Model confidence (mean pLDDT): 83 of 100. Transfer RNA from Vicugna pacos, 71 nucleotides, folded computationally. Its Rfam family is "tRNA". Gene Ontology term of the family: triplet codon-amino acid adaptor activity.

[in-house]
């Protein structure tokens, strides 16, 4: 300096233009004489930040981060 790639729940990640999901872990209830497992349920999201397009963004663009690979 030229060029990819990532970015979504606390943490690891999915996600095909129509209400954003899982596993762990977080809480509550059953289960026990207690606790573990185990079973329901539940809570929790500025989808990095600004802009476009659309009726609708997780799409496209810039931007700042991070990671990478050439010089």
């Nucleotide at each position: 300096g030229c060029g990819g790639g990532u970015a979504u729940a606390g943490c690891u990640c999915a996600g095909u233009g129509g209400u954003a999901g899982a596993g762990c872990a977080c809480g509550u209830g059953c289960u026990u004489g207690g606790c573990a497992u185990g079973c329901a349920c539940g809570a929790g999201g500025u989808c990095c930040u600004g802009g476009g397009c659309u009726c609708a963004a997780u799409c496209c663009c810039a931007g700042g981060a991070u990671u990478u690979g050439c010089a």